[in-house]
Molecule: Bacterial RNase P class A
Organism: soil metagenome
RNA sequence: GGCGGGCGGGCGAUCGCUGCGCCGUCAGAGACGUGGAGGAAAGUCCGGGCUUCAGAGAGCAGGGUGCUGGGUAACGCCCAGUCGGGGUGACUCGAAGGAAAGUGCCACAGAAAGGACACCGCCGCCCCUCGCGGAGCGGUAAGGGUGAAAUGGUGGGGUAAGAGCCCACCGGCGGCCGGGUGACCGGCCGGCCAGGCAAACCCCGCCCGGAGCAAGACCAAAUAGGGGGACGUCGCCGCCGUUGCGGUGGAGGGGCUGCUCGUCCCGAGUUCCCGGGUCGUGGUCGCACGAGGCGCCGGGCAACCGGCGUCCCAGAGAGAUGAUCGCCGGCCCCUCAGGGGUGCACAGAACCCGGCUUACAGCCCGCU
Repeated sequence: GGCGGGCGGGCGAUCGCUGCGCCGUCAGAGACGUGGAGGAAAGUCCGGGCUUCAGAGAGCAGGGUGCUGGGUAACGCCCAGUCGGGGUGACUCGAAGGAAAGUGCCACAGAAAGGACACCGCCGCCCCUCGCGGAGCGGUAAGGGUGAAAUGGUGGGGUAAGAGCCCACCGGCGGCCGGGUGACCGGCCGGCCAGGCAAACCCCGCCCGGAGCAAGACCAAAUAGGGGGACGUCGCCGCCGUUGCGGUGGAGGGGCUGCUCGUCCCGAGUUCCCGGGUCGUGGUCGCACGAGGCGCCGGGCAACCGGCGUCCCAGAGAGAUGAUCGCCGGCCCCUCAGGGGUGCACAGAACCCGGCUUACAGCCCGCU
């Protein structure tokens, strides 16, 4: 220098706050015991559990994700690897599928930015000219020049000059063989056709219903009027029967995620029964025993998994988790070197859990 892990003052006293248990009491007050913030409790960025909407269907649209294999409840997370970039190195970084499916874009400069291109230069033929030189037609991507990028790179042969035109090596592509679960790697052969951008549209694979604990469930009283059954009704349109009228299908309204399909529900009124919807009030639950912590053993390179033992560890009113003093220790500052100091990181639970990201005075350990 690189990588990983851990800690985030200790002990005591006094005074408080709060959950629970217990004593006490008619009820309280009170006494005793015991628990009481974090590695990020934060940002609310991903993923899940749980609850509810009608167990929430299909297609399209929309959103997310993107090397391979594994782990996991799941993930955009983690582990192991592959390839590529950086570093002398330990190591580290990567939105890393597809550009021969299509469309589009490539500023400025430049002749030309795509199945492209002749500006300068080089070469051949021919014409003019005494000559220097110049005009025309054609060849040429080796050289110059422009650019972020210009038709594989270097060297040799070859040629009028050139060119994968030919050859060797390298790179890319394709085929075969071998290794690997795979990403991919190695060898041989082939001929040089294929610029870049998908954090441009798009294509391909996989995943995704909404709302969220102020979710939601239950109880009590009161207000208000909910659900079911029976009788019954078609207000609009169509069809059938028809004197009145009846039957039936559809439209309509509401819901199921945005759209379509599909599907469910609804209908004037009378009566009977059950029961207590929504909003608001009070109370209880949800609510902390959990994908839980620690130790040992086993499997695995690891992430992680399994077995056994052991422990119970905040929880609300969105409100508690503190203050003071003494001793010790660390750091910082001042210093007359005796000592002194209002000095002490980031921050603070609210349904829970797994991650990521961000903040953090200082200290310790391990590997390299």